[in-house]
RNA sequence: GGGCCCGUAGCUCAGCCUGGUUUUAGAGCACUACGCUGAUAACGUAGGGGUCUUGGGUUCGAAUCCCAACGGGCCCA
Repeated sequence: GGGCCCGUAGCUCAGCCUGGUUUUAGAGCACUACGCUGAUAACGUAGGGGUCUUGGGUUCGAAUCCCAACGGGCCCA
């Protein structure tokens, strides 16, 4: 220098290909409060947390499509 893949909650990921409508973006774990216990753990109930890496474009409408940039990984040279 070239090619491919990835970037969504504290962590691991789904959703993207096929853009909507009932959730306004979800799951597990973690976290907080309460219950339970002599006290922890486990368990039960409730709750907080994301403008989907950034910018621009297309569209009535974008996490989802297009372009660029940034970051990470792999391969080629």
A computed fold for a 77-nucleotide RNA from an archaeon, annotated as transfer RNA. It was read from a public genome assembly. Rfam family: tRNA. By type it is a transfer RNA. The prediction has a mean pLDDT of 81.